[in-house]
Overview:
Predicted 3D model of a 106-nucleotide RNA (SAM riboswitch aptamer (S box leader)) from Planococcus massiliensis. The same sequence occurs in records of 2 taxa. Of the family's consensus pairs, 97% are formed in the model. RNAcentral holds the sequence, with entries from ENA, Rfam and Ribocentre. NCBI's taxonomy places the organism under Bacteria, Bacilli, Caryophanales, Caryophanaceae, Planococcus.
RNA sequence: UUCUUAUCAAGAGAGACGGAGGGAUUUGGCCCUUUGAUGUCUCAGCAACCAGCCUGAAGAAGGCCACGGUGCUAAUUCCAAAAGGCUUCGGCCUUAAAGAUGAGAA
Repeated sequence: UUCUUAUCAAGAGAGACGGAGGGAUUUGGCCCUUUGAUGUCUCAGCAACCAGCCUGAAGAAGGCCACGGUGCUAAUUCCAAAAGGCUUCGGCCUUAAAGAUGAGAA
């Protein structure tokens, strides 16, 4: 990097560095940002995806565990874009696509 698969409505911020855009990509909206964002580092925290432990016949299911491997800590993955349905025409719902993360494989 590609493929398969599960999840994505909950949860969790301080300091230092740094100095202009940022919220994945394109478009439109909306929002964050010199009261210093995005990012990097440190510490803190959140969370059971894997690992570990327990119940169990079990590779079913459930529970415990954050000292192990990841991940995450503005806004639903910020919202919409494609297909379909409903509508009091304001909007709402379902699915897909794309993306993110884990696990497995090449």